[in-house]
RNA sequence: AAGCCGCGACAGGGAGAACCGGCAAUGCCGGUGCCGAAGGAGCAACCGCCCCGGAAACUCUCAGGCGACAGGGACCUGUCCGGCAAA
Numbered sequence: 001a002a003g004c005c006g007c008g009a010c011a012g013g014g015a016g017a018a019c020c021g022g023c024a025a026u027g028c029c030g031g032u033g034c035c036g037a038a039g040g041a042g043c044a045a046c047c048g049c050c051c052c053g054g055a056a057a058c059u060c061u062c063a064g065g066c067g068a069c070a071g072g073g074a075c076c077u078g079u080c081c082g083g084c085a086a087a
Base pairs, nucleotide, nucleotide: 003084004083005082006081008080009079010078011077012076013075018032019031020030021029022028023027033066034065035064039062040060041059042058046054047053048052
């Protein structure tokens, strides 16, 4: 020090999916339906130290979510932090 890694931090971007009824009403409850990008679970290409394990943005929808605002939000970008690190 190019770069790589992360239960990291900060900033920016960030989708999808409904209506009806009741009530003490910008919230709660009930009914049916819907969404997948917190989390969780399942199968699997593939990978490994191959007994066995690790594994998705696929699948399921337990959880969560479904008017706007707000919040959450996988993932992407940038900066910082920590570690590794060729020339």

Predicted 3D model of an 87-nucleotide RNA (Glycine riboswitch aptamer).